[in-house]
Molecule: Glycine riboswitch aptamer
């Protein structure tokens, strides 16, 4: 030098959709839709030998999650100069 976690800040997209219940805040169920929590897949490669394994990402899929606001959010600055590592 490099760096897990933590805190401040920034932070997108898509119904304040329909229907029933309960009787006013929840459930169940339907249509439509998004991608940026996690998750599924894979290109070069590479190992293994003939179809296998390993293997990125904000692509790729919608499982999970979301679709007014809030919260949540990949990511980006900044701070702590750090758990580890050297």
């Nucleotide at each position: 030098a490099g760096g897990a976690a933590c805190u401040c800040u920034g932070g997108a997209g898509a119904a304040u959709c329909c229907c029933g219940a309960u009787c006013u805040u929840u459930c169940g169920g339907g249509u439509g839709c998004c991608g940026a929590a996690g998750g599924u897949g894979c290109a070069a490669a590479g190992c293994a030998g003939c179809u296998g394994c390993u293997g990125a990402a904000u692509c790729u899929c919608u499982c999970a999650g979301g679709c007014a606001a809030a919260a949540g959010g990949a990511c980006a600055g900044a701070g702590c100069g750090g758990a580890c590592a050297a």